[in-house]
Context: one part of a larger RNA
RNA sequence: CGUAGGAAAUUUGAGGGGCUCUGCUGCCAGUACGAGAGGACCGCGGUGGACAUACCACUGGUGUAUCAGUUGUGGCGCCAGCUGCAUAGCUGAGUAACUACGUAUGGAAGGGAUAAGCGCUGAAAGCAUCUAAGCGCGAAGCCUACCUCAAGAUUAGAUUUCCAUAGAGGGUCGUGGGAGAUGACCACGUUGAUAGGCUGCAGGUGUAAAGUCAGUAAUGGCGUAAGCUGAGCAGUACUAAUUACCCGAAAA
Numbered sequence: 001c002g003u004a005g006g007a008a009a010u011u012u013g014a015g016g017g018g019c020u021c022u023g024c025u026g027c028c029a030g031u032a033c034g035a036g037a038g039g040a041c042c043g044c045g046g047u048g049g050a051c052a053u054a055c056c057a058c059u060g061g062u063g064u065a066u067c068a069g070u071u072g073u074g075g076c077g078c079c080a081g082c083u084g085c086a087u088a089g090c091u092g093a094g095u096a097a098c099u100a101c102g103u104a105u106g107g108a109a110g111g112g113a114u115a116a117g118c119g120c121u122g123a124a125a126g127c128a129u130c131u132a133a134g135c136g137c138g139a140a141g142c143c144u145a146c147c148u149c150a151a152g153a154u155u156a157g158a159u160u161u162c163c164a165u166a167g168a169g170g171g172u173c174g175u176g177g178g179a180g181a182u183g184a185c186c187a188c189g190u191u192g193a194u195a196g197g198c199u200g201c202a203g204g205u206g207u208a209a210a211g212u213c214a215g216u217a218a219u220g221g222c223g224u225a226a227g228c229u230g231a232g233c234a235g236u237a238c239u240a241a242u243u244a245c246c247c248g249a250a251a252a
Base pairs, nucleotide, nucleotide: 001152005163006162007161008160009159010158011157015149016148017147018146021049022048023047024046025045026044027043033038051106052105053104054103055102059100060099061098062097066093067092068091069090070089071086072085073084074083075082076081110144111143112142117137118136119135120134169247170246171245172244173189174188175187176186177185194240195239196238197236198235199234200233201232203229204228205227211222212221213220214219
């Protein structure tokens, strides 16, 4: 821009894309078969590998704004207590989130038309013949089926609802996001829990500091399962989402 008014939802599916793998084993059954040795078809179960998709409850990993221990050195006048730098100084743990080594699921079954092949009926050719007319069966392959995109499918589809300038709807702007390079997408904007703050809880770390007691002291005990705590879950308008502006509909 188009889809002969403008919108918001919900859809149909022409047509694309994806998937398509396979081992071992139990039963049937030591049966059929075979002198024996050996040893099935058909069918019904179980369990793996690789691959793919999704997810984070579990098990792990990372987790440079979480907690703790600790070395050297500088600073806060000194002690104590903190703090800067040294790869995040080093070390031990670790929430959210992201992840695989973790978890779940998938290939199937079914239908249609066939290939090689196997047949029925059957003449030409009184016989025979699967073929010439006609009719069946038959593959991991083909078309479906399953998952997914999809009306620019210009053949531009369908359904429902809304709107007539006192205007449906959209945008700018703002607060943000499991969305994201920017656009876009999604949530919210006081008729408000969108983000921050605060409060509570979960989770993490692992028992803070002051004080006091014991010990010459290092240190230990009490205080105290403390103190601190990023992203998690709730609650709460304290702060910021103010005010406002722009676009926007007839060949009925």

Predicted 3D model of a 252-nucleotide part of an RNA (large-subunit ribosomal RNA, domain VI) from Mangrovibacterium sp. It matches the Rfam family "Bacterial large subunit ribosomal RNA". The family has 102 seed sequences and 51,934 matches in Rfam 15.1. The full RNA is in RNAcentral, with records from ENA.